The part of an RNA shown here (large-subunit ribosomal RNA, domain II) has 682 nucleotides and comes from a groundwater metagenome.

Context: one part of a larger RNA
């Protein structure tokens, strides 16, 4: 991993409520127990008890009424259908759908491992060092003390086997081994190592102390029991079809992944409304707008106050700061003398829909949501971010489009069909349908990724100058004099800088546009004439392009091929393709309307679906009653055929060798693919 078998909402109680069926009914029913019997049963007694038959009031009490009240007012609660059983749904109590803890408590078992202790034994090759004491000699006044030699043999002394340990490295790591091997290393007369016997026990022991050790997993051993502990947690939970169909919100919670109530779903009963449109009314302070108010904020004027300068002072001045006032132009979620659209709501009317509304009762699930558009808060006018509102989709929705792509666009799949029409989106090829029509734009492969910003790209438009009295561009020529203007300066001559910016000669020429010089010089421009001969210049708006444009196997930023009067872009038009949409034909089911005694027939609508509610069935085992089949071959297994809307059923052959169906009714150990499920086999 596979296969087979096993494997999860059960049972009891009545404790409670609902629904269905049945009995009896102003009543219903027995319990314990007893009697009988054909004895796990059944029949009959048994009326204790329980529920109901009258309520209201705190009560006295009254009573279809009663209580409050002065009330014959008003209001509250009342003014008869129950009860017993069976089935079923749900709740409660029990292990209560199944499996699963970490743990807690109790009784015992453990110190043959290991920790420490007690008793009694055993063991430590060899070598080195040479303490005290003692003896001798010397020094000395000395029997002090000191020096030397000898002797002696101390030490948690030194080196190093056994023995004990395990530092480092390698090997090993489905091992030789659930801790080893090899080499290396530490201790090796000591707080040493070790044998045997014994002691200490889990709320504990032992510990040269690491929460270490207490029989290969010890922050509290193991064993059995309480025990099916508990698990707001995870996983699993077995046949079919039909029908409706959610939620991921609010409030509360030692609450936040749980729960209660409400909301939303479903089923039943009762009622007869609701969504929508129109009309008439109502509440409101958002969008927008505004600046009288509350604040913010800019410039000017005016002017308290302040600062600064001057002055002995009075005071004067002020390109400084600045309230109030004033002019102009602004801003605001917590500003408003204004103010929508929608939405909400009351009443009335209308039309339509297969009922969408309200109430009562049974059963739920949900209470982690997600993305997108729009209105906002937070954040950075970041996030596939976060928190609200509103709508949609996904969730629980398949189909077509978007290359692929829960959420985007189109569109909601009852079934069948080798029929038709369309939606979004498409129509050169891949690839269904136009190499469609008319007009225009783009040359960038823009299209087929991007901004500020930049540019005689190109197309269209607008406005203002110039121009046969010759424009614009080019070429030829002039571009002068006072004067080197004044000042400044070393110099300042058009051209460092400051001031002024006149006059003259002229066709025209600035007290000078730029380059240049140390300053001059020189070149050039404005301006003018000539030549030439038809358009030329400036600004703005719009369409489409250009630059800006740098990333990693790898072309790779159209799905690809490829595309240029397009297969790109814009405008208009015609046709076609295209889905499970719509239609056609046939069929099924549900609801409903009509007809019908019914069976049924006809019309209309409906039939995506997770959690979940409701309904109807299939199959398995056993039981009762009835009735069949079977050695002329039951069940089972297997092959083939066949029927039904599904679960499933039937028939024939083979195998097999003794049981087994069908109808009705009943009862359940009643359906497996999943639980790191259990057992067995492979």
């Nucleotide at each position: 991993c596979c296969u087979a078998g096993c494997g999860a909402g059960u049972u009891a109680c009545u404790u409670a409520g609902g629904c269905g069926c049945a009995g009896c009914g102003a009543g219903g029913u027995u319990a314990a127990g007893g009697c009988g019997u054909u004895c796990a049963g059944c029949g009959c007694c048994g009326g204790a008890g329980c529920c109901g038959u009258a309520g209201c009031g705190a009560a006295a009490g009254c009573g279809a009424g009663u209580c409050c009240g002065a009330a014959u007012a008003g209001g509250g609660c009342g003014c008869u259908a129950g009860u017993u059983g069976c089935g079923u749904c749900u709740a409660g109590u029990a292990g209560a759908c199944c499996c699963g803890a970490a743990a807690c408590c109790g009784u015992g078992u453990g110190a043959g491992c290991u920790a420490c202790c007690c008793u009694u034994g055993g063991c430590c090759a060899g070598g080195c060092u040479g303490a005290a004491g003692c003896c001798c000699c010397g020094a000395u006044a000395g029997u002090c003390u000191c020096g030397g030699g000898g002797u002696a043999g101390a030490g948690g002394g030194c080196c190093g086997a056994a023995c004990c340990c395990u530092u480092u490295a390698u090997u090993a790591g489905u091992a030789c081994a659930a801790a080893a091997a090899u080499a290396u290393g530490g201790g090796a007369u000591g707080a040493g190592c070790u044998g045997a016997g014994g002691g200490u026990a889990g709320a504990g022991g032992u510990g040269a102390a690491a929460u270490g050790c207490c029989a290969a997993a010890c922050g509290a051993a193991c064993u059995c029991g309480g025990a099916g502990a508990u698990a707001g947690c995870u996983g699993g939970u077995u046949c079919u079809c039909c029908u409706c169909g959610a939620a991921a919100u609010g409030c509360a919670u030692u609450g936040a992944g749980g729960u209660g109530c409400a909301g939303c779903c479903u089923c039943g009963g009762a009622g007869g409304u609701a969504a929508c449109u129109u009309g008439a009314g109502g509440a409101g302070g958002u969008a927008g707008g505004g600046c009288a108010c509350u604040g913010a904020a800019u410039g000017g004027g005016c002017u308290a106050g302040g600062g600064g300068a001057c002055g002995u002072g009075a005071g004067u001045c002020u390109a400084c700061c600045a309230a109030a006032c004033u002019c102009a132009a602004u801003c605001a979620a917590a500003c408003c003398a204004c103010g929508a659209a929608u939405g909400c709501u009351u009443c009335a009317a209308g039309a339509u829909u297969a009922a969408a509304c309200u109430c009562c009762g049974g059963g739920a699930g949900u209470g982690a949501g997600u993305c997108a558009a729009c209105g906002g808060g937070g954040g950075a006018u970041a996030a596939g971010c976060u928190c609200c509102g509103c709508u949609g989709a996904c969730g629980a929705a398949a189909g077509g489009g978007a290359a692929a792509c829960a959420a985007c666009c189109c569109a909601g799949a009852c079934c069948a069909c080798c029929a038709g029409c369309u939606a979004a989106g498409g129509c050169c090829c891949c690839g269904a349908a136009g190499u469609g029509c008319a007009g225009a734009c783009u040359u960038a492969g823009u299209g087929u990724g991007c901004a500020a910003g930049g540019a005689a790209g190109u197309a269209g438009g607008a406005u203002c100058g110039c121009a046969g009295a010759a424009a614009c561009a080019g070429c030829c020529a002039g571009g002068a004099g006072g004067u080197u203007g004044g000042c400044u300066u070393a110099g300042a001559a058009g051209c460092a800088g400051c001031c002024a910016c006149c006059c003259u000669u002229u066709g025209a020429a600035g007290a000078g546009u730029g380059c240049g010089u140390a300053a001059u010089a020189g070149c050039u421009c404005a301006c003018u004439g000539g030549u030439c001969g038809a358009g030329g210049g400036a600004u703005c708006c719009u369409g489409c392009g250009c630059c800006g444009a740098c990333a990693a196997c790898g072309u790779u930023a159209c799905g690809g091929g490829g595309c240029u009067c397009a297969a790109g872009u814009c405008u208009g038009c015609c046709g076609c393709c295209g889905a499970a949409g719509c239609u056609g034909u046939g069929g099924a089911a549900u609801c409903u309307c009509g007809c019908g005694c019914a069976a049924g027939c006809g019309g209309g609508a409906u039939u995506g679906g997770u959690a979940g509610g409701g309904g109807a069935g299939c199959g398995u085992u056993c039981u009762g009653c009835a009735u069949g089949c079977a050695g002329c071959g039951a069940a089972g297994c297997u092959c083939a055929g066949u029927u039904g809307g599904a679960a499933a059923g039937c028939u024939g052959g083979g195998u097999g060798g003794a049981g087994u169906g069908u109808g009705c009714a009943g009862a359940a150990g009643u359906g497996c693919g999943a639980a790191u499920g259990c057992u067995a086999g492979g």